[in-house]
Molecule: transfer RNA
Organism: Chryseobacterium antibioticum
RNA sequence: GCUCUAUUCGUCUAACGGCCAGGACACCUGCCUUUCGAGCAGACAGCAAGGGUUCGAUUCCCUUAUAGAGUA
Numbered sequence: 001g002c003u004c005u006a007u008u009c010g011u012c013u014a015a016c017g018g019c020c021a022g023g024a025c026a027c028c029u030g031c032c033u034u035u036c037g038a039g040c041a042g043a044c045a046g047c048a049a050g051g052g053u054u055c056g057a058u059u060c061c062c063u064u065a066u067a068g069a070g071u072a
Stems, first nucleotide, its partner, number of pairs: 001071007010025004018055001028042004048064005
């Protein structure tokens, strides 16, 4: 250089083109407890960036970025 793959809450991980983008852990708040921890309830938080196709895109296409694998 070329080819392929991946990128989603703080972390891990789901999601037939039509979902309020789901779950677990963590953090925060409340309950419980003499206190801590455990347990229970709740809140917060995410589709790598930019274009395109489409009535509608996290999902399909292109470019870019980052990471990984293969190749001479």